[in-house]
Molecule: small-subunit ribosomal RNA
Organism: uncultured prokaryote
RNA sequence: AGAGUUUGAUCCUGGCUCAGAACGAACGCUGGCGGCGUGCUUAACACAUGCAAGUCGAACGCGAAAGUUUUCUUCGGAAAGCGAGUAGAGUGGCGCACGGGUGAGUAACGCGUAAGUAAUCUACCCUGGUAUCUGGGAUAACCCACCGAAAGGUGUGCUAAUACCGGAUACGUCUGGAAUUAUACUUUGAAUCCAGAGAAAGGUGGCCUUCUGAUAUAAGCUACUGUGCGGGGAGGAGUUUGCGUACCAUUAGCUAGUUGGUAGGGUAAUGGCCUACCAAGGCAACGAUGGUUAGCGGGUCUGAGAGGAUGAUCCGCCACACUGGAACUGGAACACGGACCAGACUCCUACGGGAGGCAGCAGUGAGGAAUAUUGCGCAAUGGGGGCAACCCUGACGCAGCGACGCCGCGUGGAUGAUGAAGGCCUUCGGGUCGUAAAAUCCUGUCAGAUGGAAAGAAGUGCUAUAUGAAUAAUACUUGUAUAGUUUGACGGUACCAUCAAAGGGAGCACCGGCUAACUCCGUGCCAGCAGCCGCGGUAAUACGGAGGGUGCAAGCGUUGUUCGGAAUUACUGGGCGUAAAGCGCGCGUAGGCGGCUAUUCAAGUCAGAUGUGAAAGCCCGCGGCUCAACCGUGGAAGUGCAUUUGAAACUGGAUAGCUUGAGUACUGGAGGGGGUAGUGGAAUUCCCGGUGUAGAGGUGAAAUUCGUAGAUAUCGGGAGGAAUACCGGUGGCGAAGGCGACCAUCUGGCCAGAUACUGACGCUGAGGUGCGAAAGCGUGGGGAGCAAACAGGAUUAGAUACCCUGGUAGUCCACGCCGUAAACGAUGUCAACUAGGUGUUGGGCGGUUAAUCGCUUCAUUGCCGUAGCUAACGCAUUAAGUUGACCGCCUGGGGAGUACGGUCGCAAGAUUAAAACUCAAAGGAAUUGACGGGGGCCCGCACAAGCGGUGGAGCAUGUGGUUCAAUUCGACGCAACGCGCAGAACCUUACCUGGGCUUGACAUCCCGAGAACCCCCUAGAAACAAGAGUGUGCCUCUUUGAGGAACCGGGUGACAGGUGCUGCAUGGCUGUCGUCAGCUCGUGUCGUGAGAUGUUGGGUUAAGUCCCGCAACGAGCGCAACCCUUGCCUUUAGUUGCCAUCAUUCAGUUGGGCACUCUAAAGGGACUGCCGGUGUUAAACCGGAGGAAGGUGGGGACGACGUCAAGUCCUCAUGGCCUUUAUGCCCAGGGCUACACACGUGCUACAAUGGGCGGCACAAAGGGCAGCGACAUCGCGAGGUGAAGCAAAUCCCAAAAAACCGUUCUCAGUUCGGAUCGGAGUCUGCAACUCGACUUCGUGAAGGUGGAAUCGCUAGUAAUCGUGGAUCAGCAUGCCACGGUGAAUACGUUCCCGGGCCUUGUACACACCGCCCGUCACACCACGAAAGUCUGCUGUACCAGAAGUCGUUGGGCUAACCCGCCUUAGGCGGGGGGCAGGCGCCUAAGGUACGGCCGGUAAUUGGGGUGAAGUCGUAACAAGGUA
Repeated sequence: AGAGUUUGAUCCUGGCUCAGAACGAACGCUGGCGGCGUGCUUAACACAUGCAAGUCGAACGCGAAAGUUUUCUUCGGAAAGCGAGUAGAGUGGCGCACGGGUGAGUAACGCGUAAGUAAUCUACCCUGGUAUCUGGGAUAACCCACCGAAAGGUGUGCUAAUACCGGAUACGUCUGGAAUUAUACUUUGAAUCCAGAGAAAGGUGGCCUUCUGAUAUAAGCUACUGUGCGGGGAGGAGUUUGCGUACCAUUAGCUAGUUGGUAGGGUAAUGGCCUACCAAGGCAACGAUGGUUAGCGGGUCUGAGAGGAUGAUCCGCCACACUGGAACUGGAACACGGACCAGACUCCUACGGGAGGCAGCAGUGAGGAAUAUUGCGCAAUGGGGGCAACCCUGACGCAGCGACGCCGCGUGGAUGAUGAAGGCCUUCGGGUCGUAAAAUCCUGUCAGAUGGAAAGAAGUGCUAUAUGAAUAAUACUUGUAUAGUUUGACGGUACCAUCAAAGGGAGCACCGGCUAACUCCGUGCCAGCAGCCGCGGUAAUACGGAGGGUGCAAGCGUUGUUCGGAAUUACUGGGCGUAAAGCGCGCGUAGGCGGCUAUUCAAGUCAGAUGUGAAAGCCCGCGGCUCAACCGUGGAAGUGCAUUUGAAACUGGAUAGCUUGAGUACUGGAGGGGGUAGUGGAAUUCCCGGUGUAGAGGUGAAAUUCGUAGAUAUCGGGAGGAAUACCGGUGGCGAAGGCGACCAUCUGGCCAGAUACUGACGCUGAGGUGCGAAAGCGUGGGGAGCAAACAGGAUUAGAUACCCUGGUAGUCCACGCCGUAAACGAUGUCAACUAGGUGUUGGGCGGUUAAUCGCUUCAUUGCCGUAGCUAACGCAUUAAGUUGACCGCCUGGGGAGUACGGUCGCAAGAUUAAAACUCAAAGGAAUUGACGGGGGCCCGCACAAGCGGUGGAGCAUGUGGUUCAAUUCGACGCAACGCGCAGAACCUUACCUGGGCUUGACAUCCCGAGAACCCCCUAGAAACAAGAGUGUGCCUCUUUGAGGAACCGGGUGACAGGUGCUGCAUGGCUGUCGUCAGCUCGUGUCGUGAGAUGUUGGGUUAAGUCCCGCAACGAGCGCAACCCUUGCCUUUAGUUGCCAUCAUUCAGUUGGGCACUCUAAAGGGACUGCCGGUGUUAAACCGGAGGAAGGUGGGGACGACGUCAAGUCCUCAUGGCCUUUAUGCCCAGGGCUACACACGUGCUACAAUGGGCGGCACAAAGGGCAGCGACAUCGCGAGGUGAAGCAAAUCCCAAAAAACCGUUCUCAGUUCGGAUCGGAGUCUGCAACUCGACUUCGUGAAGGUGGAAUCGCUAGUAAUCGUGGAUCAGCAUGCCACGGUGAAUACGUUCCCGGGCCUUGUACACACCGCCCGUCACACCACGAAAGUCUGCUGUACCAGAAGUCGUUGGGCUAACCCGCCUUAGGCGGGGGGCAGGCGCCUAAGGUACGGCCGGUAAUUGGGGUGAAGUCGUAACAAGGUA
C1' cells in the first nucleotide's frame, strides 16, 4: 500500500466482498511447563448453608457454670475455697454513612471541565487558647409474678454511670439594635459599643505533708487521658453558574407554582423549596414539549491523522440495595448486612400470629453459546474499637479451577547416501517423502527423584541499660538510643546443587483466483463446497480420501462484534448536463456573506505569563524480577478551560467621509410582454334558394356512412363558433408557464446616450407568499371544427388497438379550485477574470446629398474553435474553464416516490416520506462485432427474360414411420434422404435364433512333444468331435547325439480380441459459408483505454485488381500468375497410326513415303502490345486493326483468417471407460429385400417434332488372360457348342444411337404406354424359395402434360441421342467418364434469396432462432389494511387512604424544674414541660370512569418479493414493425 466482482472487451460511476488489528468472548479439533493478568456481557431472576462490623472493664451496675480441693452428711446431698470478678447479657461511648457489590433508573448541573459560595456545614485528626464549679431524679440489667406455640411482651420492686436533668460562671460564640470602614458600590465581609442567650464528665497510674486510720479508701497534689467553649488548619460534604454531553420534526407548540414580586415558613445554606397575596409572565426552529435509547468520565480498541466505535478488569463521580412510600438517629443517611407502612414472593405456625431480603465472599437452582473454590490467613498493606495488650476485618494478601489473554521455554544438537524399507506419483527411465530415519558422537532446558534453601519482618509489647521532660522526688508516667526476646497464610514455595536418561512431550487450518502452497483416486448438477467471484452434468489442482506442500504453533481454525481498508457522509477529504443528485419560476422574512478611505474599541484573531488539566494508562530515559510479559522511579505530553498582560494587519462594533456596486431623474428606441373593449377577411360546418344527375365519401383494398325524399359538384344569400394563412426567420418579448389578424385604451419590464443626484441603500435566501402548460373538478354560459369515452365498419388466430364512418364530455368564455409535466439548456441565483473567428436582432459613433458603406462600442441571440476542464460524449466570454457568496439536492438496484401518520384539496389527488424482505449487481460514455419489417453502393441463374423439368401416374432407389426374434449401424434445413453402399442370395454382416470354443480366428514370450504336409473312416445342418495311416526334410557343432530356424498340435500365465460407449476428450480426413474478397501483422501516429489508423475516401476491376489522394510506411496469408487439359502454328519422331504422289489389293492389303491426319515430347503464340476516343496527363473502360484465339480465350486442379462443440471412435490412428467360458471367436438358418402410410432422388411415359418396320451413314473415350472372344454353327431369343487372334494405336468388346431415306399408323387409352400377372426358358453361382439378371409367348394397369409450391441452365451450355468404365461369379433406371445433334433469352436491378463495402440505431454479445413486459395459475417469504381482542406505558377527573413528618387538640398519663400546704424520712396539690390518644393537611399501594401512545394477535383482504422447462398474448430494445 491494495485486491476480486457489472462488459465480448474498455474507461467511469457505484455497491458488495476480502487481506489487517482487537476482544471479559463462545464453539470444533488438539493440548508439555512456568510467570503475570483475567473470568455471569444473559434473569436489578429466586436463593439452602457458612462467613462478610464490631469493639471498649482505663465510662457503669450485675454476675455464673463445668471441673477441682477442703469440710460436713440423714449418704440423697450441702457449704466454703479455687475456677473468677472469668464467661455472659445489659446501661453507656465510638463505629455501623467507610470498605465491598451492581448499573435497574437517569438525556439530568447526572457526568466532564472551568469558576462562585460575600448563601453553607464538617464527628474523628493536627495546632494553639480557655474551662472542667455545684446539685438532683430516674432506669435497664437483676429478683418476683404473669401472658404467648413461637417471636416476644406486661406488671411490682432494687441499682450505677463519661446515661438524663437543674443551677453558677464565661469568651473574640449566637441573636437583636446603633454608628464606622472595605469590596462587584446595592448587600450577609471586617471591626467597635449596648442588651439578651448558651457549657462541661469523668477515668487510670503515682505520692501520702493535713484529717479518720493498722493498711487500704476518701480528700488533696501530680502525670496522662477524656469532656465543654470558642479560633485556625487539613481533609470531606452541600449548593449555584458558563461551556460540552445520543437519536426521532412521520414529536411544533409547551407551561397555573407555571414566570416574577412582597411577606412568612423551612433548611447547615440560596431559592416557588413551601404557603398567602399581587402581576401575567416564562420556554421554543440556535429545536421547547413529547417519544426512544443510555449510568458519565479518566481511559480502551482502531486509525497516518482527523475521526469512528466502546465504557469489562483499575481509578474518580453518580445512582441503587426485593418493589413503592415516608421518616428517625446522627457531624454526615432518608441508611445493602437499621427501623415503620403498603405490595409481591418464600418460609415457620398450636391458624391466634410471626420471620426474611447475597446487585458482600464462597456456594445452589434457573436463564444462557458462556464465566471459577461453600479454600488458607490476618504474616504484609489498609480500616474500626481500645491507653495498650489485643479483638474484628470474604477489604486485602495468598492458594485452587479455566490455553480466557499476554509473555517466556521445551519436545533435542552434530555427523550421517547402499539416497534403505515403506507410502505416493510416474512418460516405467525415474521422481518424492529425504539427512528425514536407521547408525555414530554429544548436550541436559522442561518434566521426574534426592538434598539444601531465601527475600517478603518494619514493628508493637515486654525485659535490661543510658539519657531527656515533668515533679518535692533517684515514685509513677513519658520521649529518645542501644541490647535481648517474640511475629510468615503463601510454603519447604522461588532459587541452587546432584542423579539418570534422547529417554516422557505436536497439533490445527489451508493448497481455483483474491492468497503462500499440486498431484492421484473416488463421485458424476448426485453427495457436497462456498468470504466474493463461483466449483460439481465421467478425465474436478474448487466435493470426499490419500501422498506431497504452505502457513501458524501449545495452539490452530470457525462464529460473533468493533475500527480499518471506505475519499462509501468527504472538517482534513466527494459530488449534482448524460452515472444518484438544481426546488417549475419569481418576490421576500430570519440567517449567512458583503465596495473604497480614515480614526477609535479590542468581541473574534495572534503572542507571552499564571492556575488547572487527579492517580493509573499511552510515549521517552533509567532501574528490578536470568529475558520478556509484568513492576518501580523520573520526565514529557495532555491539542482543553479559566484568569491576566500585550499587539492591531484582517473580521467585527462605533464614528466620519467617498463613488466604482445599487438606485433615481432626463432624452430617445425595439418588441406575438400583460389586461380590457371593439373591428375584419379567408376557411370549415349548418340553413334557404338556383343549376344539375347518380353517385359521393373513404381506403393498402373495402365496408359502415350520405344520396332519386335529389347527395357529391357548382352559384347566390344567411347563421354561428373557433382559429388568425402569407409575413415567419436557431427572429422578437417575458422570471418561468407562455405570447402571433387589425385598431383603441390602461399597464409592467428591457436597451442605448449624455449629464445631474442619493451614498453601500447590495447578493443570496430556510420557513413564508405569489405566479404556474395540458388534463381534471364546481357553478353558469357557449358549442363551428376537432375529439377521450362510446357505437359501427374493416384488419386479425384474436384486435376491448393502429385504419375508416360517426360521436359525447372536453376544447371556447366568466368566476372559483387543482399545483402537477421530458415545467429540459435534463445545466440554481449573483459577481469577477480568462485567445479568437463568423452570422443575427436592437441601439450608438464616423463619413456621405442619400441609398450603399466603414469603424469601434453597448445589449440580445446562434454557430465554429484555443487554453483549460471532462469517464467519455462534449462544454468552451451565453462555460460544464479559474474563483468568491448563498440556497437546494445526492449517497447501490429493487421494494417505492409506495405504506402508515401529518398537512392541503369538493374529488381526482398533491406534498412530506420509511421499513421488513430481496439481488450482486443496477447504471453512464465510448469500442468491436452481430442484427434491423434503417439508409447508400455493388455482385451472383438471385430476380427478371427464356428453355426443360419436379410436384399428378407406374416402376426403381433412399429415408421416415410402422412391423418384427432381427428388420445392424451411422447421416437430419441449405450442407441427411440413387448418402457411407464403386454393386446384402451364402460370404459381405456389424443384427436375430440355435449349435459350439475359452490363451482363444490373429501377435509376442515360456514349457515339454512332434517336421510340415498328405490321405481314410464314423456321427452331425455345419462348426467341430472321435478314430486310423504314410512320412521325414533345412542349418550349425566337440555329428551314438545335441542345439537352432520355420511349421503343427498340447499346456501354464502374462495377454490377445471387441463394427462395445464417448466425434461434447482427440489426430487425420471431409462438408459448408465460398473461388466470396476478404483476413492480418511490424513500425509509426492518435486515443486514459477497449481500440482506431493502415484496410476509409475519389475512380476502376472478376478481385483489398490497379491508380490517385491521405499519418501513415511497409509486409504476410488469400486474388491473379506459375500446373494440367483444350483451341492455332513450328520443330523433332514415324509403328501398331496416316496415304497427297507411284505401283498393288476386295480391303493402307502389300511395296513405298512421313507431305497431311493423328500420336507425344519440346517450343512459339495474347501482353490492353498497337490505333482512336473517354477519363485526372492515372488506373482503366469503349471501339477498331491484326490474329486460330482479345481483354482471366474455354474447362480443371488449387479453397485465406475463421464459422457451424458441422460429419466421421463403423476406413485408419488414439486418451479414458466398459467387457474377458463373453459385448470375443467359429458354424447353420434367418434378417438388412417386411408394408395401412408419408417424403426425397430418378427412370419410363402420356404420343404424330411420334410409334412400328425396312434401308443406310458418321464418333470419342475406355476395358480385356480365372479376361475380351472374331469367325463358323445351333436356337425366334437370352444363349449354347467349336474356335482364330490379342497382355493390345496391331486382336476383341463394337452394333454407335439420334440423324437421314422410304413405308405404315391418323388422334383413339390407340400399332401410345408398358406396370402387373400366368407359362416356358437362358446364364452366373455349392445354392436363385425367402431374394438375381436376362429371353420368349400371353396378359395389357395407371397415365391424355400434372394444384399449391418448387428445381436446373447464359453456349458447344440447356435439351436430346447413344457409348464406355469402376464395383462385380451374377445383378445398374445409380455413379464416373465420353462423344453425336444442338437451341432460346438476358430490358434491367424495383422486388425475393445469398454475399461484399460504407454508414446509422441498439436495452443484442449463446449475438434477432437475441433480449424482454404484464395479467393469470401454483409454492414460499416479509409487509400494509381490518370487525374485534390482549398486554404495557401514560394523561385527566373522582373515590378511598397505611405508615410518617408537620399543624392542632390533648378532659387521659406524667420522676427531675418552679410554687404552695402538711411535714421525721417524706407526702399531697398546682404550674411549666412532655407523652398516649383524637382531629386535620400532604401522600404510596388500591379502585372507578373517560382518553392518548407503542406493541402482540385476528376471519378476511391488498399489493410486493422470490421461485423449475406452467398459461395467454408480444408492450419495450432496430423506423421493434402505430417512433